Annotation
Guanidine-I riboswitch aptamer from Brevibacillus centrosporus, 102 nucleotides, folded computationally. The RNAcentral record of the sequence draws on Rfam. Its Rfam family is "Guanidine-I riboswitch aptamer". Rfam links the family to the GO term regulation of gene expression. The coordinates come from a structure-prediction model, not an experiment, and the mean pLDDT is 82.
RNA sequence: CCCAGAGUUUUCUAGGGUUCCGCGGAUAGCAAAAGUCCGGCCUGGACCGAGAGAAAACCCACGGCGUGGCCGUGUACACGGAGGGAUAAAAGCCCGGGAGAA
Numbered sequence: 001c002c003c004a005g006a007g008u009u010u011u012c013u014a015g016g017g018u019u020c021c022g023c024g025g026a027u028a029g030c031a032a033a034a035g036u037c038c039g040g041c042c043u044g045g046a047c048c049g050a051g052a053g054a055a056a057a058c059c060c061a062c063g064g065c066g067u068g069g070c071c072g073u074g075u076a077c078a079c080g081g082a083g084g085g086a087u088a089a090a091a092g093c094c095c096g097g098g099a100g101a102a
Base pairs, nucleotide, nucleotide: 005059007058008057009056010055011054012053015048016047020045021044022042023039024038025037026036027035060074061073062072063071064070065069077097079100083095084094085093
C1' cells in the first nucleotide's frame, strides 16, 4: 500500500431505555374513580434495535435453456476501544467494516 458487490428491503431476535398505556407507591378523601407526583434494581403492551445475530424476498456475478423469461450455482470473511450524536431516553442504533489490532 492492497483485499470486498464488503448490495437493498422487510420481518424478527439478543440487547435497550421510559415519552404513551399498563403496573407499583405517595397524595386530599369514609371509600372508589379521576387528577398530581415518584418508580424501569416494574414481568409487560407499544417503542428503538444489530456490518461483525436469524430468516425471507430482491438486486448482482457466472453457467445453462424451451430467452419479454425460467432454472442452477455463488454471494466469502469479520477482533475492536475511548469519545461524541439523535430521540422522551438508552442501546450491539448513528459517526462506524471508523481509530486501533491482526